[in-house]
Molecule: TPP riboswitch aptamer (THI element)
Organism: Dehalococcoidia bacterium
RNA sequence: CGCCUGCACACGGGGUGGUCGGGAGUGCCCGGCCUGAGAAGAAACCCGUCAACCUGAUCCGGGUAAUGCCGGCGGAGGGAUGUGCGAUGCGACAGAC
Numbered sequence: 001c002g003c004c005u006g007c008a009c010a011c012g013g014g015g016u017g018g019u020c021g022g023g024a025g026u027g028c029c030c031g032g033c034c035u036g037a038g039a040a041g042a043a044a045c046c047c048g049u050c051a052a053c054c055u056g057a058u059c060c061g062g063g064u065a066a067u068g069c070c071g072g073c074g075g076a077g078g079g080a081u082g083u084g085c086g087a088u089g090c091g092a093c094a095g096a097c
Stems, first nucleotide, its partner, number of pairs: 001091003006085005011048004017034007053078003059072004
């Protein structure tokens, strides 16, 4: 001097299902329950190439009251970044012995 984990700030990306009851203007509103970080609006939650999330998918296997609930698919395809600080470690250069 550079790289890496981490932190901060700014900016950006993403998802919001199932079921029961009530109402009803018929897939809408309110409430409860299930899983989860998050189940519509919360200046919340998660993620920003160490990838949240989407596609495949009206998919396949398991399980459940039911549901991407769990696993496969998935070393798949797509997918949103800059700056500063910076311990340990690593690498390069210089100097000394």